Context: one part of a larger RNA
RNA sequence: CUGGGCGUAAAGGGUGUGUAGGCGGCCUAGUUAGUCGCACGUUAAAGCCCGGGGCUUAACCCCGGAAUCGCGUGCGAAACGGCUAAGCUAGAGGGUGCGAGAGGUCUGUAGAACUCAUGGUGUAGGGGUGAAAUCCGUUGAUAUCAUGGGGAAUACCAAAAGCGAAGGCAGCAGACUGGCGCAUUUCUGACGCUGAGACACGAAAGCGUGGGUAGCGAAUGGGAUUAGAUACCCCAGUAGUCCACGCCCUAAACACUCCUCGCUGGUUUUUGGAAGUAUCGACCCUUUCAGAGACGAAGCUAACGCGUUAAGCGAGGCGCCUGGGUAGUACGAACGCAAGUUUAAAACUC
Numbered sequence: 001c002u003g004g005g006c007g008u009a010a011a012g013g014g015u016g017u018g019u020a021g022g023c024g025g026c027c028u029a030g031u032u033a034g035u036c037g038c039a040c041g042u043u044a045a046a047g048c049c050c051g052g053g054g055c056u057u058a059a060c061c062c063c064g065g066a067a068u069c070g071c072g073u074g075c076g077a078a079a080c081g082g083c084u085a086a087g088c089u090a091g092a093g094g095g096u097g098c099g100a101g102a103g104g105u106c107u108g109u110a111g112a113a114c115u116c117a118u119g120g121u122g123u124a125g126g127g128g129u130g131a132a133a134u135c136c137g138u139u140g141a142u143a144u145c146a147u148g149g150g151g152a153a154u155a156c157c158a159a160a161a162g163c164g165a166a167g168g169c170a171g172c173a174g175a176c177u178g179g180c181g182c183a184u185u186u187c188u189g190a191c192g193c194u195g196a197g198a199c200a201c202g203a204a205a206g207c208g209u210g211g212g213u214a215g216c217g218a219a220u221g222g223g224a225u226u227a228g229a230u231a232c233c234c235c236a237g238u239a240g241u242c243c244a245c246g247c248c249c250u251a252a253a254c255a256c257u258c259c260u261c262g263c264u265g266g267u268u269u270u271u272g273g274a275a276g277u278a279u280c281g282a283c284c285c286u287u288u289c290a291g292a293g294a295c296g297a298a299g300c301u302a303a304c305g306c307g308u309u310a311a312g313c314g315a316g317g318c319g320c321c322u323g324g325g326u327a328g329u330a331c332g333a334a335c336g337c338a339a340g341u342u343u344a345a346a347a348c349u350c
Base pairs, nucleotide, nucleotide: 003322004321005320006319007304008303012318014201015200016199017198021194022193023192025088026087028085029084030083031082032081034080035077036076037075038074039073040072041071042070049065050064051063052062053061054060091191092188093187094186095184096183097182098181099180103177104176105175106174107173108172109171110154114150115149116148117147118146119145120144121143125136126135162169163168206247207246208245209244210243211242215241216240220236221235222234223233258317259316260315261314262313263312266295267294268293269292270291271290272289273288274287275286276285299306300305323350324349325348332343333342334341335340
């Protein structure tokens, strides 16, 4: 090199854009360093295989033949692959017309709740728990009404719903903006797929600078519980949670299921479109395209289960696995302000 694998046994990269590389639709002509055929040369001998022979047999040895692989040269073939040239439209992309959406960024704004301040009413409790206590309250709390301030999050709608590459995204309005679906079959004419490196994005926590801080709340203090209680429960409460900018780059980043394309019975629900039918219109009904669910033929699977959103049947490309521990550790390197991250062993041991 080769083999078998990757939902749950070891194994899919967190996600995308894309470089090199690998792979690549239909038709025609030409060409021929791949490919195929033939010939010659070479590929030491021995060995392997076949036939024959010699040691009493065998091993062993001898003789002959054949085979295999590679390389070189020449001649030939042109289906496949490559290259060149000319075309095509079924892949891909654009145009036009519609459509849905918590997709993103920024600004503004609304109501409920909470909390604080001030004032009114009002008086002895409130709060909390399994029960209590710490705690708050006669300097007037809790409750209630009014006014004002503040920060954070958006009940109902709400859904197996929708959108996004993933992380993720939810009051309302506006501005800017990305992607997607359907219809048309108008244009380009293979412009495609994948993608080592690279680049970009990447929850929460954490870090830096500045702001903000209502509620919640690591740490911490106190009260309980307990043999103890560095906890669970209670009263407080700092960082943080929020905003701007800059870092960090991890996760049960999970559907534990990489991307693209083709093929292979169905039933049912739902979202967005289209056509037909129907209709005053909207439904209903039939078909179709794209998504999201449930159940299931064949098939697959160790089983569980998967089953047109495949884990079925095939093709292309990438990543990864190869007994457990040591260990996602040491060392080295790169990155980082740090925390640490990425890459990644061995001795030894079972």

Background
A computed fold for a 350-nucleotide part of an RNA from Patescibacteria group bacterium UBA3458, annotated as small-subunit ribosomal RNA, central domain. The prediction has a mean pLDDT of 88. NCBI's taxonomy places the organism under Bacteria, Bacteria candidate phyla.